About this RNA: This is a predicted structure of a 531-nucleotide part of an RNA (large-subunit ribosomal RNA, domain I) from a Gemmatimonadales bacterium. Model confidence (mean pLDDT): 84 of 100. The full RNA is in RNAcentral, with records from ENA.

[in-house]
Context: one part of a larger RNA
RNA sequence: GGCGCAUGGUGGAUGCCUUGGCACAGAGAGGCGAUGAAGGACGUGAUAAGCUGCGAAAAGCCUGGAGUAGUUGCACAUAAGCGUUGAUCCCAGGAUGUCCGAAUGGGGAAACCCGGCCCGCUGCAAGGUGGGUCACCCGAAAGGGAGCUAACCCGGGGAACUGAAACAUCUAAGUACCCGGAGGAAGAGAAAGAAACCUCGAUUUCCUGAGUAGCGGCGAGCGAACGGGAAUCAGCCCAAACCGGAGGAGCAUGCUCUUCCGGGGUUGUGGGACCACGAUGUGGGAGUCCUAGAAGAAGUCGAAGUGGCCUGGAAAGGCCCGCCAUAGAAGGUGACAGCCCUGUAAAUGUAAUCCGAAGACCCCUAGUGGUAUCCCGAGUACCGCGGGACACGAGAAAUCCUGUGGGAAUCCGGGGGGACCACCCCCCAAGGCUAAAUACUCCUCUGUGACCGAUAGUGCACUAGUACCGUGAGGGAAAGGUGAAAAGUACGCCUGGUGGCGAGUGAAAUAGAUCCUGAAACCGUGCGCUA
Numbered sequence: 001g002g003c004g005c006a007u008g009g010u011g012g013a014u015g016c017c018u019u020g021g022c023a024c025a026g027a028g029a030g031g032c033g034a035u036g037a038a039g040g041a042c043g044u045g046a047u048a049a050g051c052u053g054c055g056a057a058a059a060g061c062c063u064g065g066a067g068u069a070g071u072u073g074c075a076c077a078u079a080a081g082c083g084u085u086g087a088u089c090c091c092a093g094g095a096u097g098u099c100c101g102a103a104u105g106g107g108g109a110a111a112c113c114c115g116g117c118c119c120g121c122u123g124c125a126a127g128g129u130g131g132g133u134c135a136c137c138c139g140a141a142a143g144g145g146a147g148c149u150a151a152c153c154c155g156g157g158g159a160a161c162u163g164a165a166a167c168a169u170c171u172a173a174g175u176a177c178c179c180g181g182a183g184g185a186a187g188a189g190a191a192a193g194a195a196a197c198c199u200c201g202a203u204u205u206c207c208u209g210a211g212u213a214g215c216g217g218c219g220a221g222c223g224a225a226c227g228g229g230a231a232u233c234a235g236c237c238c239a240a241a242c243c244g245g246a247g248g249a250g251c252a253u254g255c256u257c258u259u260c261c262g263g264g265g266u267u268g269u270g271g272g273a274c275c276a277c278g279a280u281g282u283g284g285g286a287g288u289c290c291u292a293g294a295a296g297a298a299g300u301c302g303a304a305g306u307g308g309c310c311u312g313g314a315a316a317g318g319c320c321c322g323c324c325a326u327a328g329a330a331g332g333u334g335a336c337a338g339c340c341c342u343g344u345a346a347a348u349g350u351a352a353u354c355c356g357a358a359g360a361c362c363c364c365u366a367g368u369g370g371u372a373u374c375c376c377g378a379g380u381a382c383c384g385c386g387g388g389a390c391a392c393g394a395g396a397a398a399u400c401c402u403g404u405g406g407g408a409a410u411c412c413g414g415g416g417g418g419a420c421c422a423c424c425c426c427c428c429a430a431g432g433c434u435a436a437a438u439a440c441u442c443c444u445c446u447g448u449g450a451c452c453g454a455u456a457g458u459g460c461a462c463u464a465g466u467a468c469c470g471u472g473a474g475g476g477a478a479a480g481g482u483g484a485a486a487a488g489u490a491c492g493c494c495u496g497g498u499g500g501c502g503a504g505u506g507a508a509a510u511a512g513a514u515c516c517u518g519a520a521a522c523c524g525u526g527c528g529c530u531a
Base pairs, nucleotide, nucleotide: 001530002529003528004527005526006525007524008523009522015516016481017480020452021451022449023448024447025446026445027444028443029441030440031148032147039100040099041098042055043054044053046078047077050074051073061094062093063092064091065090070082071081072080105114106113107112115134116133117132118131119130120129121128122127136145137144138143152183153181154180155179156178157177163170167217193200194199204231205230206229207228208227214222215221235433236432237431238377242263243262244261245260246259247258248257249256250255251254268411270376271375272374273373274370275369276368277367283364284363285362287361288360289359293355295353299348300347305321307320308319309318310317322339323338324328330342331341332340382406383405384404385403386402387401388400389399392418413428414427415426416425417424468475469474488515491502492501493500494499
């Protein structure tokens, strides 16, 4: 040196565990903000670095509720306190709330600097200090706005990589991204619709129709609708004609024009105005008020073995004997507990607040006939040119939007039915509102899992968006486990210290502090064999 056996160190795999995650379901909530938000800076404890809480009234103050024996957060120490005259803890409401931040008196390199005016305190004064107030936009004022916020929604802009096996039309895609705006949903919505000669009857969403009809360097690809079946259902208000009132202007002084207000009126078997006749009741409401009631915070109550024996450090295990059960969900307790604890089933409780039947108030709501005088949404419809949207790339290209130039009609009117024309059918544009079915989850509560179990599961089970890296935008970790209980090794010895040896605790100390288990690589020690 090699091999073997034994025994250690190092290391942290594996097993077991779970405080944390992940994905859903059902409810709730769907906003916060000049009454100063979100997010921070700096403070704040007897001792106090971090986290948490709080704000110079600073781990807190006040009131109400609930609750009961302890308590001064994580945090296991000492000190000093508080508490049955009810503390701590929990819930609700309130007070305080430095400085920065939309930040708003002015400035500014955020958490700083410097002011005006009024009032108070202080100072001889200069000055200092406390409270209030002073930004901008809209508005006559009252008042409102501004900023933040996970996704969902609407609108204004809007790529490229990529695919087409290259690439230019095309695709990716109206996606990503930027900007504006809103709501708990948004948007859409009460036919100038869709159909096809039969009819349907606002919108939205899902299934189907259907990868069909089509579009397409007819390439790659893109991709409907009608119809059918479901979810949910809800319909309304103006403008105008006409009537009345008030104001203004023009003048031929009783007419015309115009503005505002009230009535009227809202439709396509055309409707309304106008004229004549008739009705006061029926039905509806998405409005306001009020209340029965229900929900609703922290909570309350809640059955039955500290049974015997055995093993053990410990009984919840084994054997034997009982009991409860509208409760044998679950967690904890020295191993596996229906009956030990917290709970569970069932029952019960109220404030704020929200919902809310009935009721009251308020609002809306008819009809018949006649006439053919009036009204029925204008730079609109429509047309040319240029674009865009429609599944549809200019195409035979209708339909919708509009930059530009032209430019109608009022019911004997007008639009549509995929060029266009006729017949026929359907429908009334150029004003507006409208729940539900649908989308989403930063957040709250409850529950579930052939989801993970510390290289997994969130990046983070732990002082994690921390340490650290980067000028910056930004990137971004590692790190869980003594024991049932600290009982965390008094005392002695070696000793500079760390550490160790006894002693002691404990079931166990090779469970002794990065302490459960403790694999391998790697490094020793002892013994045997061998050269």